[in-house]
């Protein structure tokens, strides 16, 4: 500031991250249905589907003031009649061509918009002029007749504004310009006139006619057209016109998409958007089309007519069977179809129409009413106060919270709604359907009036229960397997509210088709290159033009609708009155910069001349040499070849090997080089010959001649196919031989096509820089290839410059990020192509190309919600680089065999409790099952219970003795009266009662806590600031050394910290000071058979306190003058001295609800409690830990030596005695450096065994005992006689150790009444061995690849068999639709006309003109026939493709996917696939070589 004003995002692909990208929400609408619900009014709206069939009303008539005249009714009669009025038919006008319906058809001048000439228009207006004078019919009625009916037919009469001559014609009309032809109707009247009627002019109004522009999809629909185009005459129309015929020409349309298919009524609007679009055409308006289907005319101002007519099909009805008769897509209304639309009302009161001189009549137009929450708009369901925060609900942590001032209670109001009274505009005289109207006014009562959906995120809104992937839910992501905020209720909450959710469907968000406003290197995307046509695009200048482009004025841009400002209903919604706008189209004037289009100029683009050099460019024609391979011919003897091994396979008929010859093909080492040429494919010995392009250098010509380039045209590895040659080596197919479980591969021997040539076709490739072509412009350094200029110069060589190629680094920029960067992926300009999730699919039809493979073109339905691009962290690899472990070697003993003991799996059973289950279960929980222990299993009992807390009663407690039972339990008797105490009682214990509770070794270790296994004592896990990165995360932590160690140094966009290595703690190993009994005894003394036995000692051992000591401190060397490593020295010990103890972030849903504790859930005279017997101890068997052997490095007997560390009073037990022995009697002595257990044993000296199933082993059994315990029968330990089994050193394979270590020997303890070969500990004796880091096993670090993230037990292919599901083919069968060719021909109309037949006109009266039937040509609808298109259903089989639960085969492919993949083509194969041959890096590792950086 009148008409302006307006833009928003989320979710979902990953472990995480940006991207690209689809898929869903969130907004707003609707002619809307469906669920639940429903008080009220106003206002709009109301078969989208079968243009599908209709029963019944109604919806178009009117006029007597055009005509004729009846019935019937009045009067009046002389009874014959006469008058009046006069309905229904009929002539006749006028209207029925409007209005209302409905969109099937139409892709067209059908509609929108703007224009234009060759036309017609009743009624309506305005002008001129007329209206004279005749004439024949004929309907009605009347009688006849025909039919069932609908109707028809004959005579006879009859009028008129009906019909037809004549007369008249300014204007009309047609003319050969002389002329010719052509109208009329009355009627009524108050007599004034009206209203009608003919000719014509204009004009209004409607109507047809042409034209520009504009208007859907498909090219898998490319050529169409024969009256087609055009012209000339003609004909026919209201009227130009091929609109029609005759002739002549051969044209017309079409890639700026014609022609076919499909699909559609068109606009104004209307809905959504910011717009700009996109969707749409319900109701109003405006045009169009149709009116049961298809055709045709007629009449008439106007139809080729919704409620006319005809003819044809179909359908439905009537029938006396012979023939009629209908058309709701007008307005209710019926069926029917559908998810789904409504009264068979009222009234002409209004508007408006038709007819009428008017009165009037008609009017399902129209205005009211009725139904329907279908939609928008208002109102109402109450208002206020009220805490005991009431009852019930729910939930709870048990305290309360929450429903909630809500309710009740107390005071108020009455809209709406009922009742009753008045009562309107709408008609300004009448005339009101609506109408029990709106509206007002009075009255009673809070009285009659709220529901629906959500509540995991997106999205506002949370708890209980139930329920157990089941019911169920879901828009997208997903939810639901026993704690669900997602399913069902509940309670509470949240948003809308007479609705309130669900489904459809449009926009919108989607910038996801991108004009505003997107992309193609790796995501979907550059044609394989090129030449080229139409297009579009284009340098400098100079006049002109005005066609784009600008401005302005004038027409139009219908009205409603939207927008602004008012007005009217109480407000709104609704009306409504002005304005604005309608972004458009045409005309006119005008600008003239830029763009075009004419005309000249230029020389910067672009081309052509001259003159040069480089080059595997192209064709042909010859020539070489090296080498494979066959042949001859010589030598010569046993093998060659071939692989991981090995065999096929060549070879004594002479092979491989060597020499000489000879033949035939193919291919051209070295040079060769991120070197050169070429448009790409690609091009490599030499030499002639023809030839293309490029490129430098000075000049001279031409005068924009340029660039791109739809179609189109060429060229176009390799493999392929054709004919005809050619074959030396390689080598698909094939054979064979290995390998494997299989091996149709991967390796071998072997071989055909084919690879070559020539001459046609195919036309694909990772034909790749995954980067179209052309110009323009933007920092640099370094190579290198081919020109020039210049400086040096004898010259090579080298500098500096400048052009055209051709690499590398790199800034600015850009990009999701990788990375590009004057050879763009930067900044622009021009034109082309190409994209729009993922699979299905480059598939299917379908055409074009091919000889054929097969190529080109290029879908749909269905399915998922991802599919993908870079980059990140981690896993992982039959990748890499470093380093570490008894990890492997190098040694030593063992396991696996044998008994035997223990565990465990299977098995059994009543029970064989339960738990651990790769390493990390398995002599594990269990440090010890006869009862107990015990959790199991029979039986037998108990129920406030064995236990805890609360109440009441009683009684102290206890204790003892006795019956029944297996025993829990139970019955009877005795003793016993405590303790505080304000004397009532209390504490503590014991009985009995009732209930709140107890219990539970019941489930869930995947609801937990807490403890612990493992990786692993492995050397790592993070953080803070900074920094770099859109970010995920990087960086620190990497590097270069070093170390047992992220240990240290140094380095460095990192600084610095934490946790964790490491020390600090323990014990050991050396000294030294205190101390000095129970331990010690050197030295002095006493003493014993011996002994520190005993006085003393305090020196040593030792004992426990406490200190020294070891730190790479010293030297030497090495290293980077570090770190730190090597070697030495000294030291008891030397490089963390040797051991423990300590276990970082975290992995394993690792492992325990049965050690404790807990949440949930279950049991509750039992899942709880007790006892008694039983099992846990079972045995066809399989596995793990062990122990004892198997001998002579040993057994076995005598002798004989030295130990640590420990326990011990419900204990240890000495010495003595008995017993072979186990033991036993007994009881000295110790709460322990004192006593005891307690004899260590391997050793050591003698003695025997003599290699055997033994004197080796001792299992097994038999008999006898001992101990413990209430009890050794299931089911202990030991002793003893006596028995003597298997076993003679262990298969495949595995275990453990690196120095006081293996190994071997013994002794302790703890649990324990008794029961160790388990387990924890202590000492004795005491070894070999490690080159070294290639391998197996685990780890660490860095780094590469990566389709893995449940992370290689990953992922994932592809046949096959099963269920579905949608599709292609498909012998056909079919609807529908069309093209041609014929055939046929209803009604029309048009032309001919023998035949018949006829009022008006002429006529000499015979007939004639003219009309009708009727025949017949032309046209033509249906309809038949053939034979073609097409779209479509549906079909035996059959082909592929998706989906599906844990099928069946194999392992292609991701890591060097174990044969690198992969792309083209070709052959084979159950399958993925494999091989040949070309290509490609989007291939890992390694090594070369180029280039770049730095030095």
């Nucleotide at each position: 500031a009148a008409a302006c004003u307006g833009a928003a995002g989320a979710g979902u692909u990953u472990g995480a991250u940006c991207c690209u990208g689809g898929c869903u929400c969130a907004g707003a609408u609707u002619g809307a249905a469906c669920g639940c619900u429903g008080g009220c009014g106003g206002u709009a709206u109301g078969c989208u589907u079968a243009a599908g069939a209709c029963a019944u009303g109604c919806a178009a008539g009117u006029c007597g003031a055009a005509c004729g005249g009846u019935a019937g009714u009045c009067c009046c009669u002389u009874c014959g009649g006469g008058g009046a009025u006069g309905a229904g038919a009929g002539u006749g006008g006028c209207g029925c061509a409007c209005g209302g319906g409905u969109g099937a058809g139409u892709a067209a001048c059908a509609c929108g918009u703007g224009g234009g000439a060759a036309u017609c228009u009743a009624c309506c207006c305005a002008g001129u002029a007329g209206c004279g004078g005749g004439g024949g019919a004929u309907a009605g009625c009347c009688u006849g007749g025909a039919g069932a009916a609908a109707u028809c037919c004959a005579g006879a009469u009859u009028a008129a504004u009906a019909c037809c001559g004549c007369a008249u014609a300014c204007g009309c009309u047609c003319u050969a310009c002389g002329g010719a032809g052509g109208a009329a109707a009355g009627g009524c009247u108050u007599c004034g006139g009206c209203c009608a009627c003919u000719a014509u002019u204009g004009g209004a109004u409607g109507a047809g006619c042409c034209c520009g522009c504009g208007u859907u999809g498909g090219a898998u629909u490319a050529g169409g057209u024969a009256g087609u185009u055009g012209g000339u005459g003609a004909g026919g129309u209201a009227a130009a016109g091929g609109c029609u015929c005759a002739c002549c020409a051969a044209g017309c349309c079409u890639g700026c998409g014609a022609u076919c298919c499909a699909u559609a009524g068109c606009u104004g609007g209307u809905c959504u958007g910011a717009g700009a679009g996109g969707a749409u055409g319900a109701u109003c308006a405006g045009c169009c089309a149709c009116a049961u289907c298809g055709g045709a005319a007629c009449u008439g101002a106007g139809a080729c007519a919704c409620g006319g007519u005809c003819c044809g099909g179909a359908c439905u009805c009537c029938u006396a069977c012979g023939g009629g008769a209908g058309g709701c897509a007008g307005c209710a209304g019926u069926c029917g179809g559908g998810a789904a639309u409504a009264u068979u009302g009222g009234a002409c009161a209004a508007u408006g129409g038709g007819c009428g001189c008017a009165a009037g009549c008609c009017u399902g137009a129209u205005c009211c009413a009725g139904c329907a929450a279908u939609a928008c708009c208002g109102c109402g369901u109450g208002u206020g106060u009220g805490a005991a925060g009431a009852a019930g609900g729910c939930c709870u942590g048990c305290g309360g919270g929450u429903u909630g001032u809500a309710a009740a209670g107390c005071a108020c109001u009455u809209u709406c709604g009922c009742u009753a009274g008045g009562g309107a505009c709408g008609a300004u005289a009448a005339u009101g359907a609506c109408g029990g109207u709106a509206c007002c006014u009075a009255g009673a009562u809070a009285a009659g009036a709220a529901g629906c959906a959500c509540c995991g995120g997106c999205u506002a809104a949370c708890u209980c229960c139930g329920u157990g992937c089941c019911a169920g839910c879901a828009g997208c992501c997903g939810c639901g397997g026993u704690a669900a905020u997602a399913c069902g209720g509940a309670g509470g909450g949240u948003g809308c509210a007479a609705g309130c959710g669900u489904u459809a469907a449009u926009c919108g968000g989607a910038a996801u088709u991108a004009c505003u406003g997107g992309g193609c290197g790796u995501a979907a995307a550059g044609c394989g290159c090129g030449c080229g046509u139409a297009g579009g695009u284009g340098g400098u200048u100079u006049a002109u033009u005005a066609a784009g482009u600008c401005a302005g004025a004038u027409g139009u841009g219908a009205a409603a609708u939207c927008c602004c400002u008012g007005g009217g209903c109480u407000c709104a919604a609704c009306c409504u009155a002005g304005g604005c706008a309608c972004u458009g189209c045409a005309u006119c004037u005008g600008a003239u910069a830029c763009u075009g289009g004419u005309a000249g100029a230029c020389u910067a683009g672009a081309a052509u001349g001259u003159g040069g050099g480089a080059g595997a460019g192209g064709g042909a024609a010859g020539u070489g040499g090296a080498a494979u391979u066959u042949c001859c011919g010589g030598u010569g003897u046993a093998g060659c070849g071939g692989u991981g091994a090995a065999a096929u396979g060549c070879a004594u008929a002479g092979a491989g090997a060597u020499c000489g010859g000879a033949a035939g093909g193919a291919a051209c080492a070295u040079c060769a080089g991120u070197g050169g040429c070429g448009a790409a494919g690609g091009c490599g010995a030499c030499u002639u010959c023809c030839u293309g392009g490029a490129c430098c250098a000075a000049c001279a010509u031409u005068g924009a001649c340029a660039c791109u380039g739809a179609g189109g045209u060429g060229c176009g590895a390799a493999g392929g196919c054709g004919u005809g040659g050619g074959u030396a080596g390689c080598a698909a197919a094939c054979a064979g031989g290995a390998u494997u479980a299989g091996a149709u591969a991967c390796c071998c021997u072997g071989g055909u096509a084919g690879u070559c040539c020539a001459c046609g076709c195919g036309g694909u490739a990772a034909a790749c820089g995954a980067u179209g072509u052309c110009a323009a412009c933007u920092a640099g350094c370094c190579g290198u290839u081919g020109g020039g200029u210049u400086c040096g110069a004898u010259u090579u060589a080298g500098g500096a410059u400048u052009c055209a190629g051709u690499g590398g680094u790199g800034c600015a920029g850009c990009u999701a990020a990788c990375g590009c960067a004057u050879u763009a992926a930067g900044u622009u300009g021009a034109c082309c192509g190409c994209c729009u999730g993922g699979g299905g699919a480059g598939u299917a039809c379908g055409c074009u190309c091919g000889c054929a493979a097969g190529a080109g073109u290029a879908a749909a339905a269905c399915u998922c919600a991802a599919a993908g691009g870079a980059a990140u962290u981690g896993a992982c690899g039959g990748g890499g680089g470093c380093c570490c472990g008894c990890a492997c070697a190098a040694g030593c003993g063992g396991u696996g065999g044998a008994g035997c003991a223990u565990g465990u799996g299977g098995u059994u059973u009543a029970a064989u409790u339960c738990g651990a289950u790769g390493c990390a279960a398995c002599g594990c929980g269990a440090a010890g099952a006869a009862c107990c222990u015990u959790a199991c299993c029979a039986g037998c009992c108990c129920u406030u219970g064995a236990c805890a807390u609360g109440g009441c009663a009683g009684g102290a407690a206890u204790c003892c003795c006795u019956g029944a039972g297996a025993g829990a339990u139970u019955g009877g008797g005795g003793a016993g009266u405590g303790c505080c105490g304000c004397a009532a009682g209390g504490a503590a214990c014991c009985u009995g009662c009732a209930c709140a509770c107890a219990g539970g070794u019941g489930c869930u270790g995947c609801a937990u806590g807490g403890c612990u296994g493992u990786c692993g004592u492995c050397a790592g896990c993070u953080c803070g600031u900074g920094u770099c990165g859109u970010g995920a995360g990087a960086u620190g932590u990497u590097g270069g050394g070093u170390u047992a160690a992220g240990u240290c140094c140094c380095g460095c966009a990192a600084c610095g910290a934490g946790c964790g290595c490491a020390a600090c703690c323990c014990c050991u190993g050396u000294c030294c000071c205190u101390a000095g009994u129970u331990g010690c005894c050197a030295g002095c003394a006493c003493g014993u058979a011996a002994a520190g036995g005993u006085g003393g000692g305090a020196a040593c051992u030792c004992u426990a306190g406490g200190g020294a000591g070891a730190c790479u401190g010293c030297c030497g060397g090495u290293g980077a003058c570090a770190a730190a490593c090597c070697g030495g020295a000294g030291g008891a010990a030397g490089g963390u001295g040797g051991g423990g103890a300590u276990g970082a972030c975290g992995u394993c849903a690792a492992g325990u609800c049965a050690u404790c504790a807990u949440g949930g859930c279950c049991c509750u005279u039992a899942c709880g409690g007790g006892c008694u017997g039983g099992g846990c101890u079972a045995c066809a068997c399989a596995c793990g830990u062990g122990c004892u052997a198997c001998a002579a490095u040993g057994g076995c007997c005598a002798g004989u030596a030295c130990a640590g560390a420990g326990g011990g009073a419900c204990g240890c037990g000495a010495g003595a005695c008995c017993g072979c022995g186990a033991g036993g009697u007994g009881g000295a002595g110790c709460a322990a450096a004192u006593c005891c257990c307690a004899g260590a044993a391997a050793g050591c000296u003698g003695g025997u065994c003599g290699u055997a199933g033994u004197c080796c082993g001792g299992a097994u059994u038999g008999g006898a005992g001992u101990c413990u315990g209430c009890a050794a029968c299931u089911c202990g330990a030991c002793u003893c006689c006596a028995u003597g089994a298997a076993g003679u050193u262990g298969g495949a394979a595995u275990c453990g150790c690196u120095a006081g270590u293996a190994a071997u020997c013994g002794c302790g303890a703890a649990u324990c009444a008794g029961a160790a070969c388990g387990u924890c500990g202590c000492g004795g004796u005491g070894a070999a061995u490690a080159c070294g880091u290639u391998c197996c096993c685990g780890g660490g670090c860095c780094u590469u690849g990566u389709a893995c993230a449940c992370a290689c037990c990953g992922c994932c292919c592809g046949u096959c068999a099963c269920a579905c599901c949608a599709u292609g083919g498909g012998a056909g069968u079919u609807u529908g639709u069309u093209g041609c060719a014929c055939c046929a021909g209803a009604a029309g109309c048009a032309g001919g006309u023998a035949g018949c037949u006829u009022a008006a006109c002429c006529g000499a009266a015979a007939g004639g003109a003219g009309g009708g039937c009727g025949c017949u040509u032309g046209c033509c609808a249906c309809g038949g026939u053939g034979u073609g298109g097409c779209c479509g259903a549906u079909g035996a089989c059959u082909g592929g493709g998706g989906u599906g639960a844990a099928g069946u085969c194999g392992u292609a492919a991701c890591a060097a996917g174990g044969u690198a993949g992969c792309c083209g083509u070709a052959g084979g194969g159950g399958a993925a696939c494999c091989u040949g041959c070309g290509g490609c890096u989007g291939g890992a590792u390694c090594a070369c070589c180029u280039c770049c950086u730095u030095u």

Overview: This is a predicted structure of a 1495-nucleotide RNA (small-subunit ribosomal RNA) from Thiofilum flexile DSM 14609. The organism belongs to Thiofilum flexile, within Bacteria. Its mean pLDDT, the model's own confidence on a scale to 100, is 85.